Model confidence (mean pLDDT): 77 of 100. The RNA shown here (Purine riboswitch aptamer) has 102 nucleotides and comes from Litchfieldia stipae. Its Rfam family is "Purine riboswitch aptamer". Rfam links the family to the GO term purine nucleobase biosynthetic process. Of the family's consensus pairs, 100% are formed in the model.
Parts: sequence; C1' cells; structure tokens
RNA sequence: ACAAACUAUAGAACAUUAUCUCGUAUAAUCUUGGGAAUAUGGCCCAUAAGUUUCUACCAAGUUACCGUAAAUGACUUGACUACGAGUGAUACACUGACAUUA
Repeated sequence: ACAAACUAUAGAACAUUAUCUCGUAUAAUCUUGGGAAUAUGGCCCAUAAGUUUCUACCAAGUUACCGUAAAUGACUUGACUACGAGUGAUACACUGACAUUA
C1' cells in the first nucleotide's frame, strides 16, 4: 500500500413470518335425546352429520306463528379457523395528544 475479517453508525435494496385482499371449505347449517319458558315467552345441556380439513358452529336485529300447549319458522348484518394465490412492514407494544361513546 492492497486484500480479507470484525465492530459501530447512517441510508438504500431484496425478502417473508406480520398486515391487508381474493379464492376454496361451510350454508357460522343441520340430526337426535334430556331439561326449561309460555303471547312481557320462544332458551339451556349433551350427542352425531357436514369439510380432499384442524377448529368453530354463535351474536344482534326485523318479522311471522303458537289462544296457554309443545313445537317453532323466515329474513338481514357481523367472525374465527385450515389451505392456496397476491400485496409487502402499511403490523404489534408503550407513551403523549385529540375526538366520540358509555
């Protein structure tokens, strides 16, 4: 002097595992048993089906119906989960401020 390696700082790029979007599954559907309510009511528990499929299978509202009995119906809106494709840090946490609701 050059090269390599290590460390620190700053910026940029790529990426995908976050986010979001689309698609498939499933219709957040349905069978049966037991218990419960009764027009100010219409629910709870369990069990099976449904998916090249794990999990979930509810909530709010509108309306019909049932003349006091054991049975509910129709409609609207809103997720999670599995897999595939796309996007690519737009994610999450903490602090502060503002707005709205209770």